[in-house]
RNA sequence: GGAGAGCUCCAAGCGGUCGCCGCUCGGAUUCGUCCGAGGGGAGGAAAGUCCGAACUCCUACGGGUGGCAUGCUCGCUAACGGCGAGGCGCGGUAACGCGACGGAAAGUGCAACAGAGAGUAGACCGCCAGAUCUCACGGACCUCGGUUCGUGGAUCAGGUAAGGGUGAAAGGGUGCGGUAAGAGCGCACCGCUCCGCCGGCGACGGUCGGAGGCUAGGCAAACCCCAUGUGGAGCAAGAUCAAAUAGGGAGGCAGAUUCGCGGGCCAUCCGUCCCGCCCGGGUCGCCCGGCUGUCUCCGGGUAGGUCGCUCGAGAUCGGCGGUAACGUCGGUUCUAGAGGAAUGACCGCUCCUCCGCGCUGCGGAGUACAGAAUUCGGCUUAUGGAGCUCUCCGACA
Numbered sequence: 001g002g003a004g005a006g007c008u009c010c011a012a013g014c015g016g017u018c019g020c021c022g023c024u025c026g027g028a029u030u031c032g033u034c035c036g037a038g039g040g041g042a043g044g045a046a047a048g049u050c051c052g053a054a055c056u057c058c059u060a061c062g063g064g065u066g067g068c069a070u071g072c073u074c075g076c077u078a079a080c081g082g083c084g085a086g087g088c089g090c091g092g093u094a095a096c097g098c099g100a101c102g103g104a105a106a107g108u109g110c111a112a113c114a115g116a117g118a119g120u121a122g123a124c125c126g127c128c129a130g131a132u133c134u135c136a137c138g139g140a141c142c143u144c145g146g147u148u149c150g151u152g153g154a155u156c157a158g159g160u161a162a163g164g165g166u167g168a169a170a171g172g173g174u175g176c177g178g179u180a181a182g183a184g185c186g187c188a189c190c191g192c193u194c195c196g197c198c199g200g201c202g203a204c205g206g207u208c209g210g211a212g213g214c215u216a217g218g219c220a221a222a223c224c225c226c227a228u229g230u231g232g233a234g235c236a237a238g239a240u241c242a243a244a245u246a247g248g249g250a251g252g253c254a255g256a257u258u259c260g261c262g263g264g265c266c267a268u269c270c271g272u273c274c275c276g277c278c279c280g281g282g283u284c285g286c287c288c289g290g291c292u293g294u295c296u297c298c299g300g301g302u303a304g305g306u307c308g309c310u311c312g313a314g315a316u317c318g319g320c321g322g323u324a325a326c327g328u329c330g331g332u333u334c335u336a337g338a339g340g341a342a343u344g345a346c347c348g349c350u351c352c353u354c355c356g357c358g359c360u361g362c363g364g365a366g367u368a369c370a371g372a373a374u375u376c377g378g379c380u381u382a383u384g385g386a387g388c389u390c391u392c393c394g395a396c397a
Base pairs, nucleotide, nucleotide: 001393002392003391004390005389006388007387008386009385010384012350013349014348015347016346017345018344020041021040023038024037025036026035027034028033043369047380048379050378051377052376053375054374055234056233057232058231060272061271062270063269064268065267066266067230068229069228070227071226072086073085074084075083076082087101088099089098090097091096102225103224107223108222109219110218124164125163126160127159128158130156131155132154133153135152136151137150138149139148140147141146172190173189174188175187176186177185191214192212193211194210195209196208197206198205199204238307239306240305241304248298249297250296251295252294253293254292255291260277261276262275263274264273278290279289280288281287282286314333315332316331317330318329319328320327321326352366353365354364355363356362357361
C1' cells in the first nucleotide's frame, strides 16, 4: 500500500422567533375554556409480524391416543426456535463463517439415465489357464508319411475382481510377498469396529495399549422411531357509562327418572366431578301453546364518551463473582402517550464533506435508511459515517 474478517459507537450541536401536544404549579372563568411560569416530547432499526412472554377474556381434575414444535454438550434467562462457552462436521490459505447437529442393524420408501452390478447390490472389456480346430508361422525328430513343442487366432466351458470402462456414488487405501492369473489370500502401516487405560461435569478427545481381516453404502429439510415440550384469542383484548331500536319475524333440535341428553382448557376416547333438564291444556304410543338452552335465515338500531395508556423482567455509574452470556450489592435517574392522530417551520452561528476564488479567509452546495400507537426480550432485513482488534499478499527499512 492492497484485499478481507470480527466487534463497538454516533445518527449533528447551540441560540432566537412563531406554532402544536401533554404534565406540574399559580390565577381567572360566561364552566366552553383562557392567561402566566417550569419541565418534557419519534428509532437503531420505531420496519418485517418470524419466535417468546407480561397483561386481558374464555377456562373443573386425571389418564390414554393423536396433531404441532424443538433436537450435540454444559450454562444464562421470565421464556424462546434466543444468547454465551465448548464438541463434531462442512467452507475458506487464514482471521473466521455456517450447521434442519438424536436414530439408517425396527419397518416402508427414493436415487432418472448409464452401467455387469446401486446394498442379502457384480462380470462388459481385460488377465489366466483347460479342451477342440489343423487356421497361420517357426523349431526339433524322422521310415518324406507324419509326430511333437512353442507363439498367435477362433469356438466352448472354467477361474478372477488387481487393471480399464459406466456413473453423483461401485465391494477400505498404499506397499511387499504370494498366485496359473488375481484377491486381506498373508504381512506392515494407515483407516474401521470392540475392549481397556488416561483427560474432561459433558458432548467428545488421545502421536496410549490390546484384540479382530473387519465394511449390510447415501437420503429421515422422505414417511417413520426416540426424547422433551405444548390451550385459544388478542389492546380492534377487555372494563365501564350513556343513548337508540323492533325485548322483531320464520324455521330446526333437546327438555330424562335410576338411567339418558346437553354444556364445562388444541383434536379425540375413557374415568371422576359440577351445572341444566320447566309450566298449562287436549281427542293422552301423541298433539297444541308457552318457557329455557342451542343452531340457521330475514329484517331493524347504534358504532358516542371515559378507562385500559405508560414506574418498566426500566435505564445508567461503580464494587464483587463468573472465560462469557449474565448474576448480585450500592448510588443516581424518570426520559412521548397522540386519538384520524402532536413532536414542526424560519433565521443565525458552529461541526463534517465537496467545489470555486481575490486563499491563515470568503462564497456556494450537500449530509443515509427511515416516523411511536399496550409493553418488553430476541431474530431478520434496509442504511450514512467513525474507531479498535485480527488474517493474508506485496514493497521498503
The prediction has a mean pLDDT of 77.
Predicted 3D model of a 397-nucleotide RNA (Bacterial RNase P class A) from a Thermoanaerobaculia bacterium.
Taxonomically the source falls in Thermoanaerobaculia (Bacteria, Pseudomonadati, Acidobacteriota).
Rfam family: Bacterial RNase P class A. Its family is annotated with dimeric ribonuclease P complex, ribonuclease P activity and tRNA processing in the Gene Ontology. Rfam describes the family as follows. Ribonuclease P (RNase P) is a ubiquitous endoribonuclease, found in archaea, bacteria and eukarya as well as chloroplasts and mitochondria. Rfam classes the family as a ribozyme.